[in-house]
The prediction has a mean pLDDT of 76. This is a predicted structure of a 378-nucleotide RNA (Bacterial RNase P class A) from a Bryobacteraceae bacterium. It is recorded under the gene name rnpB.

RNA sequence: UCUGCAGGACGGGCAACCGCCUGGAAGCGGGAGGAAAGUCCGGUCUCCGCAGGGCAGCGUGCCGGCUAACGGCCGGGGGGACUCUCUCAAAGGGAGUUCUACGGAAAGUGCCACAGAAAACGAACCGCCUGGGGCUUCACCGCCUCAGGUAAGGGUGAAAAGGUGCGGUAAGAGCGCACCGCGGCCGCAGUAAUGCGGUUGGCAGGGUAAACCCCACGUGGAGCAAGACCAAAUAGGAGAAGAGGAGCGGCCCGCUCCGUUACGAUUCUCGGGUAGGUCGCUAGAGCCGUCCAGCAAUGGCCGGCGCAGAUGAAUGGUUGCCCCCCGCAAGUCGCGAGACUGAGGGGACAGAAACCGGCUUACAGUCCGGCAGACUCA
Repeated sequence: UCUGCAGGACGGGCAACCGCCUGGAAGCGGGAGGAAAGUCCGGUCUCCGCAGGGCAGCGUGCCGGCUAACGGCCGGGGGGACUCUCUCAAAGGGAGUUCUACGGAAAGUGCCACAGAAAACGAACCGCCUGGGGCUUCACCGCCUCAGGUAAGGGUGAAAAGGUGCGGUAAGAGCGCACCGCGGCCGCAGUAAUGCGGUUGGCAGGGUAAACCCCACGUGGAGCAAGACCAAAUAGGAGAAGAGGAGCGGCCCGCUCCGUUACGAUUCUCGGGUAGGUCGCUAGAGCCGUCCAGCAAUGGCCGGCGCAGAUGAAUGGUUGCCCCCCGCAAGUCGCGAGACUGAGGGGACAGAAACCGGCUUACAGUCCGGCAGACUCA
RNA backbone atom coordinates (compact mmCIF):
# COMPACT_ATOMS: atom_id res chain seq x y z
C1' U A 1 0.00 0.00 0.00
C1' C A 2 -3.80 -3.57 -1.23
C1' U A 3 -7.37 -7.44 0.12
C1' G A 4 -10.52 -9.95 3.69
C1' C A 5 -13.12 -10.31 8.65
C1' A A 6 -15.48 -8.04 12.67
C1' G A 7 -16.48 -2.98 15.10
C1' G A 8 -17.10 2.53 16.24
C1' A A 9 -18.23 7.73 14.54
C1' C A 10 -20.34 11.14 10.76
C1' G A 11 -24.63 11.25 7.44
C1' G A 12 -22.71 17.76 3.06
C1' G A 13 -21.85 23.53 4.61
C1' C A 14 -23.03 28.90 3.91
C1' A A 15 -25.93 32.86 1.69
C1' A A 16 -30.01 35.21 -1.13
C1' C A 17 -35.02 35.05 -3.04
C1' C A 18 -39.90 32.73 -3.33
C1' G A 19 -43.37 29.60 -0.51
C1' C A 20 -45.68 26.14 3.66
C1' C A 21 -46.72 24.75 9.15
C1' U A 22 -46.41 26.75 14.02
C1' G A 23 -45.65 30.32 18.65
C1' G A 24 -46.32 35.61 19.32
C1' A A 25 -50.24 41.80 19.52
C1' A A 26 -45.91 42.86 16.63
C1' G A 27 -40.72 43.06 15.67
C1' C A 28 -39.33 38.28 15.45
C1' G A 29 -38.43 32.91 16.89
C1' G A 30 -38.78 27.48 15.85
C1' G A 31 -39.57 23.63 11.95
C1' A A 32 -37.52 15.45 10.62
C1' G A 33 -33.80 10.87 11.41
C1' G A 34 -29.70 7.69 12.54
C1' A A 35 -32.67 4.98 11.32
C1' A A 36 -38.43 9.26 11.81
C1' A A 37 -38.91 2.40 8.92
C1' G A 38 -40.49 -2.85 10.71
C1' U A 39 -44.15 -2.54 14.91
C1' C A 40 -40.40 -7.31 17.37
C1' C A 41 -39.60 -6.44 23.00
C1' G A 42 -40.05 -3.26 27.45
C1' G A 43 -42.26 1.09 29.89
C1' U A 44 -45.07 6.03 30.84
C1' C A 45 -50.11 7.45 30.07
C1' U A 46 -55.64 6.22 29.24
C1' C A 47 -59.99 3.16 29.55
C1' C A 48 -62.14 -1.58 30.86
C1' G A 49 -61.76 -5.88 34.19
C1' C A 50 -60.20 -7.76 39.05
C1' A A 51 -61.85 -11.24 46.87
C1' G A 52 -58.08 -15.19 47.46
C1' G A 53 -55.81 -19.61 45.46
C1' G A 54 -54.90 -23.11 41.52
C1' C A 55 -54.84 -25.17 36.39
C1' A A 56 -54.28 -24.12 31.27
C1' G A 57 -51.96 -20.76 27.67
C1' C A 58 -47.85 -17.53 26.50
C1' G A 59 -42.88 -15.76 27.43
C1' U A 60 -37.91 -16.13 29.47
C1' G A 61 -33.67 -19.56 30.77
C1' C A 62 -24.92 -19.86 32.73
C1' C A 63 -23.51 -16.02 36.89
C1' G A 64 -23.19 -10.99 38.77
C1' G A 65 -24.33 -5.94 37.88
C1' C A 66 -27.02 -1.60 35.37
C1' U A 67 -31.96 0.20 34.51
C1' A A 68 -38.47 2.87 35.32
C1' A A 69 -38.51 -1.86 32.77
C1' C A 70 -36.86 -5.44 29.18
C1' G A 71 -36.12 -10.96 25.50
C1' G A 72 -31.80 -4.73 26.22
C1' C A 73 -26.76 -3.23 27.84
C1' C A 74 -22.01 -4.01 30.66
C1' G A 75 -18.59 -7.27 33.13
C1' G A 76 -17.36 -12.36 34.20
C1' G A 77 -17.61 -17.94 33.50
C1' G A 78 -18.18 -22.27 30.31
C1' G A 79 -18.14 -24.03 25.22
C1' G A 80 -17.12 -23.82 19.62
C1' A A 81 -14.12 -22.10 15.15
C1' C A 82 -9.49 -20.13 13.08
C1' U A 83 -4.26 -18.68 13.58
C1' C A 84 0.36 -18.87 16.26
C1' U A 85 3.04 -21.55 19.89
C1' C A 86 4.94 -25.64 23.81
C1' U A 87 5.58 -31.10 22.82
C1' C A 88 9.41 -36.39 18.71
C1' A A 89 4.11 -37.13 18.00
C1' A A 90 -1.08 -37.85 19.76
C1' A A 91 -4.05 -36.32 23.66
C1' G A 92 -3.42 -31.98 26.22
C1' G A 93 -1.52 -26.83 27.73
C1' G A 94 -0.61 -21.34 26.58
C1' A A 95 -1.60 -16.64 23.61
C1' G A 96 -4.58 -13.75 20.09
C1' U A 97 -9.06 -12.83 17.07
C1' U A 98 -14.04 -14.13 16.74
C1' C A 99 -18.92 -16.59 17.60
C1' U A 100 -22.25 -18.37 21.35
C1' A A 101 -31.11 -19.04 22.87
C1' C A 102 -25.65 -21.56 27.26
C1' G A 103 -31.55 -24.93 32.77
C1' G A 104 -32.63 -30.54 32.45
C1' A A 105 -31.10 -36.30 27.76
C1' A A 106 -29.91 -42.16 34.61
C1' A A 107 -38.82 -39.09 34.82
C1' G A 108 -41.26 -40.63 30.37
C1' U A 109 -42.45 -40.51 24.93
C1' G A 110 -40.71 -39.56 20.00
C1' C A 111 -37.07 -38.77 16.01
C1' C A 112 -32.03 -39.69 13.79
C1' A A 113 -32.86 -38.77 5.96
C1' C A 114 -29.04 -41.07 2.51
C1' A A 115 -25.17 -44.41 3.15
C1' G A 116 -24.01 -48.45 6.27
C1' A A 117 -23.66 -55.12 8.95
C1' A A 118 -25.34 -52.08 12.92
C1' A A 119 -28.25 -45.29 14.65
C1' A A 120 -28.82 -47.80 20.82
C1' C A 121 -30.55 -52.72 26.70
C1' G A 122 -26.34 -52.21 22.73
C1' A A 123 -23.59 -53.41 16.15
C1' A A 124 -19.44 -58.86 13.03
C1' C A 125 -19.81 -56.36 6.10
C1' C A 126 -14.50 -56.90 5.08
C1' G A 127 -10.42 -58.13 8.02
C1' C A 128 -7.86 -60.83 12.34
C1' C A 129 -7.71 -65.45 15.55
C1' U A 130 -9.13 -70.65 17.24
C1' G A 131 -11.44 -75.34 16.25
C1' G A 132 -14.20 -79.10 12.95
C1' G A 133 -15.21 -80.84 7.88
C1' G A 134 -14.13 -80.92 2.45
C1' C A 135 -10.52 -80.23 -2.11
C1' U A 136 -5.31 -80.81 -2.96
C1' U A 137 -1.55 -83.13 -0.38
C1' C A 138 2.90 -87.55 3.08
C1' A A 139 2.27 -83.03 5.64
C1' C A 140 2.59 -77.60 5.95
C1' C A 141 0.84 -73.57 3.03
C1' G A 142 -3.46 -72.33 0.10
C1' C A 143 -8.85 -72.45 -1.27
C1' C A 144 -14.13 -73.52 0.18
C1' U A 145 -17.51 -74.23 4.19
C1' C A 146 -19.44 -74.60 9.39
C1' A A 147 -19.17 -73.20 14.71
C1' G A 148 -17.11 -69.69 17.95
C1' G A 149 -13.95 -65.47 19.65
C1' U A 150 -12.56 -60.35 18.51
C1' A A 151 -14.74 -53.38 18.36
C1' A A 152 -7.11 -53.30 17.40
C1' G A 153 -7.35 -52.30 11.58
C1' G A 154 -10.53 -51.16 6.83
C1' G A 155 -15.11 -49.29 4.99
C1' U A 156 -20.24 -46.16 5.68
C1' G A 157 -21.91 -41.82 7.96
C1' A A 158 -23.13 -35.32 10.56
C1' A A 159 -22.60 -38.90 14.46
C1' A A 160 -20.18 -45.90 15.52
C1' A A 161 -20.06 -47.53 22.07
C1' G A 162 -13.60 -42.82 26.04
C1' G A 163 -8.22 -41.05 23.63
C1' U A 164 -2.65 -42.03 23.25
C1' G A 165 1.16 -45.39 24.61
C1' C A 166 3.18 -49.77 27.03
C1' G A 167 2.12 -54.54 28.71
C1' G A 168 -0.89 -58.58 27.75
C1' U A 169 -3.37 -62.20 24.42
C1' A A 170 -4.63 -67.48 19.89
C1' A A 171 -6.27 -62.71 18.00
C1' G A 172 -8.16 -58.85 20.77
C1' A A 173 -10.36 -55.95 24.57
C1' G A 174 -10.01 -50.80 30.75
C1' C A 175 -8.19 -57.15 30.49
C1' G A 176 -3.86 -54.57 33.55
C1' C A 177 -0.87 -50.04 34.03
C1' A A 178 0.86 -44.56 33.00
C1' C A 179 -0.86 -39.85 31.24
C1' C A 180 -5.24 -37.24 29.45
C1' G A 181 -10.63 -37.14 29.55
C1' C A 182 -15.23 -38.50 32.53
C1' G A 183 -18.45 -39.60 37.09
C1' G A 184 -18.79 -39.55 42.77
C1' C A 185 -16.80 -37.50 47.40
C1' C A 186 -13.69 -33.98 50.12
C1' G A 187 -10.83 -29.47 50.59
C1' C A 188 -9.37 -24.54 48.95
C1' A A 189 -10.37 -19.85 46.06
C1' G A 190 -14.49 -16.86 44.30
C1' U A 191 -20.74 -12.89 45.91
C1' A A 192 -21.77 -16.51 42.07
C1' A A 193 -21.39 -19.09 37.43
C1' U A 194 -17.03 -21.77 37.98
C1' G A 195 -11.86 -22.95 38.64
C1' C A 196 -7.79 -25.54 41.09
C1' G A 197 -5.99 -29.60 44.09
C1' G A 198 -6.61 -34.35 46.51
C1' U A 199 -9.03 -39.00 46.72
C1' U A 200 -11.97 -42.74 44.62
C1' G A 201 -14.52 -45.57 40.52
C1' G A 202 -12.16 -48.91 35.01
C1' C A 203 -15.88 -45.95 32.81
C1' A A 204 -21.52 -46.69 33.59
C1' G A 205 -25.25 -43.05 30.05
C1' G A 206 -24.63 -42.01 21.28
C1' G A 207 -27.12 -37.46 19.65
C1' U A 208 -31.49 -34.33 19.59
C1' A A 209 -35.40 -30.21 24.40
C1' A A 210 -35.10 -23.23 18.12
C1' A A 211 -39.25 -32.22 19.32
C1' C A 212 -43.13 -33.23 22.96
C1' C A 213 -42.02 -32.86 27.88
C1' C A 214 -39.92 -31.69 33.06
C1' C A 215 -38.07 -27.72 36.38
C1' A A 216 -37.61 -22.48 37.94
C1' C A 217 -39.27 -17.51 37.30
C1' G A 218 -42.58 -13.96 35.08
C1' U A 219 -47.34 -12.78 32.96
C1' G A 220 -55.23 -9.40 33.18
C1' G A 221 -57.04 -7.11 28.32
C1' A A 222 -57.12 -3.21 24.72
C1' G A 223 -54.59 0.81 22.86
C1' C A 224 -53.91 8.34 21.51
C1' A A 225 -58.97 5.97 16.08
C1' A A 226 -56.66 5.38 24.16
C1' G A 227 -59.75 8.80 26.52
C1' A A 228 -62.12 13.70 28.27
C1' C A 229 -65.02 18.15 27.16
C1' C A 230 -68.15 21.64 24.08
C1' A A 231 -71.91 20.90 20.66
C1' A A 232 -75.44 22.38 14.92
C1' A A 233 -79.23 20.72 11.18
C1' U A 234 -82.69 16.55 10.47
C1' A A 235 -85.30 12.42 12.61
C1' G A 236 -86.89 10.14 16.97
C1' G A 237 -87.61 10.43 22.89
C1' A A 238 -89.41 13.01 27.70
C1' G A 239 -92.02 17.16 30.08
C1' A A 240 -95.05 21.69 30.10
C1' A A 241 -98.46 25.13 27.77
C1' G A 242 -102.21 24.61 24.26
C1' A A 243 -107.47 25.93 20.51
C1' G A 244 -106.14 27.63 17.20
C1' G A 245 -101.89 27.91 13.55
C1' A A 246 -99.95 28.78 8.46
C1' G A 247 -100.40 30.80 3.28
C1' C A 248 -102.68 34.26 -0.46
C1' G A 249 -96.78 41.10 -1.39
C1' G A 250 -99.06 45.96 3.95
C1' C A 251 -104.49 46.01 6.31
C1' C A 252 -109.77 44.15 6.20
C1' C A 253 -113.11 40.63 4.08
C1' G A 254 -112.87 36.18 1.72
C1' C A 255 -110.65 31.50 0.10
C1' U A 256 -107.27 27.21 0.75
C1' C A 257 -104.37 23.77 3.99
C1' C A 258 -103.30 21.49 9.07
C1' G A 259 -105.78 20.70 13.84
C1' U A 260 -110.05 21.09 17.12
C1' U A 261 -111.63 17.24 24.38
C1' A A 262 -107.14 14.82 21.73
C1' C A 263 -103.53 8.88 18.57
C1' G A 264 -104.11 16.89 19.31
C1' A A 265 -101.80 21.47 14.85
C1' U A 266 -98.48 24.93 17.05
C1' U A 267 -94.99 26.96 20.82
C1' C A 268 -91.33 26.37 24.76
C1' U A 269 -87.95 23.44 27.77
C1' C A 270 -84.81 19.05 28.78
C1' G A 271 -81.66 14.79 27.79
C1' G A 272 -78.82 11.20 24.64
C1' G A 273 -76.07 11.15 20.30
C1' U A 274 -73.99 12.51 14.88
C1' A A 275 -71.35 16.29 11.77
C1' G A 276 -67.93 19.86 13.53
C1' G A 277 -64.59 21.86 17.23
C1' U A 278 -61.30 21.88 21.76
C1' C A 279 -58.14 19.15 24.99
C1' G A 280 -55.01 14.85 25.39
C1' C A 281 -50.11 17.20 22.44
C1' U A 282 -45.17 17.51 23.60
C1' A A 283 -40.75 20.11 29.86
C1' G A 284 -39.21 14.75 28.70
C1' A A 285 -36.41 8.14 32.59
C1' G A 286 -34.90 15.77 28.14
C1' C A 287 -30.23 18.02 25.70
C1' C A 288 -25.13 20.25 26.30
C1' G A 289 -20.57 21.03 29.33
C1' U A 290 -17.04 20.48 33.60
C1' C A 291 -16.05 17.40 37.68
C1' C A 292 -16.73 12.91 40.84
C1' A A 293 -17.73 7.26 41.69
C1' G A 294 -17.25 2.78 38.74
C1' C A 295 -13.04 -1.96 34.56
C1' A A 296 -17.70 -0.89 32.09
C1' A A 297 -22.92 -0.48 31.34
C1' U A 298 -24.45 3.41 34.40
C1' G A 299 -25.15 6.82 38.45
C1' G A 300 -24.36 11.64 41.05
C1' C A 301 -23.14 17.17 42.07
C1' C A 302 -22.97 21.92 39.71
C1' G A 303 -23.76 25.28 35.61
C1' G A 304 -26.21 26.33 31.04
C1' C A 305 -30.24 25.55 27.11
C1' G A 306 -35.47 25.83 25.48
C1' C A 307 -35.15 22.01 20.87
C1' A A 308 -41.32 20.23 15.30
C1' G A 309 -46.43 19.48 16.78
C1' A A 310 -49.20 18.84 11.23
C1' U A 311 -54.60 16.16 10.86
C1' G A 312 -55.40 15.09 3.55
C1' A A 313 -51.55 15.92 7.12
C1' A A 314 -46.24 21.79 7.07
C1' U A 315 -40.76 20.94 7.37
C1' G A 316 -40.08 22.66 0.28
C1' G A 317 -38.15 24.96 -4.41
C1' U A 318 -34.62 27.97 -7.40
C1' U A 319 -29.84 30.25 -7.82
C1' G A 320 -24.69 31.28 -6.38
C1' C A 321 -20.11 29.92 -3.76
C1' C A 322 -17.63 26.06 -1.16
C1' C A 323 -16.97 20.54 0.31
C1' C A 324 -16.74 15.10 -1.06
C1' C A 325 -16.76 11.20 -4.93
C1' C A 326 -16.45 9.57 -10.16
C1' G A 327 -14.30 10.76 -14.68
C1' C A 328 -11.07 11.74 -18.59
C1' A A 329 -12.13 15.81 -23.69
C1' A A 330 -8.42 19.84 -23.25
C1' G A 331 -4.18 22.46 -21.05
C1' U A 332 0.47 22.83 -17.87
C1' C A 333 4.62 20.21 -15.44
C1' G A 334 7.38 15.61 -15.66
C1' C A 335 12.13 10.90 -19.23
C1' G A 336 8.20 8.05 -17.13
C1' A A 337 4.79 6.29 -13.56
C1' G A 338 1.98 10.29 -12.53
C1' A A 339 0.66 15.29 -10.42
C1' C A 340 -2.12 19.99 -10.94
C1' U A 341 -6.06 23.01 -13.33
C1' G A 342 -10.67 21.79 -15.18
C1' A A 343 -15.53 21.12 -19.10
C1' G A 344 -19.01 17.27 -17.42
C1' G A 345 -21.69 13.72 -14.09
C1' G A 346 -23.06 12.27 -9.13
C1' G A 347 -23.98 13.08 -3.25
C1' A A 348 -27.27 7.31 -0.52
C1' C A 349 -31.23 4.95 2.69
C1' A A 350 -35.35 7.28 3.65
C1' G A 351 -39.34 11.13 5.99
C1' A A 352 -42.24 12.60 12.52
C1' A A 353 -48.04 11.68 13.92
C1' A A 354 -48.99 10.52 22.22
C1' C A 355 -44.07 9.95 24.26
C1' C A 356 -39.64 7.27 25.94
C1' G A 357 -35.70 2.99 26.31
C1' G A 358 -33.99 -1.05 23.17
C1' C A 359 -33.64 -4.69 19.10
C1' U A 360 -33.82 -5.70 13.89
C1' U A 361 -33.64 -4.13 8.92
C1' A A 362 -32.05 -0.27 4.79
C1' C A 363 -27.92 3.03 3.49
C1' A A 364 -23.87 6.73 -1.56
C1' G A 365 -19.56 8.39 0.56
C1' U A 366 -15.85 9.80 4.40
C1' C A 367 -12.98 9.13 8.94
C1' C A 368 -11.00 6.11 13.19
C1' G A 369 -8.57 2.31 15.54
C1' G A 370 -8.38 -3.99 15.88
C1' C A 371 -7.06 -8.84 13.71
C1' A A 372 -5.33 -11.95 9.52
C1' G A 373 -2.96 -12.46 4.69
C1' A A 374 -0.06 -10.64 0.36
C1' C A 375 3.49 -7.19 -1.71
C1' U A 376 7.17 -3.22 -1.33
C1' C A 377 10.85 -0.10 1.21
C1' A A 378 14.30 0.84 5.32
It matches the Rfam family "Bacterial RNase P class A". It is annotated as a ribozyme. Rfam's curators write: Ribonuclease P (RNase P) is a ubiquitous endoribonuclease, found in archaea, bacteria and eukarya as well as chloroplasts and mitochondria. Lineage of the source: Bacteria > Pseudomonadati > Terriglobia > Bryobacterales > Bryobacteraceae. The RNAcentral record of the sequence draws on ENA.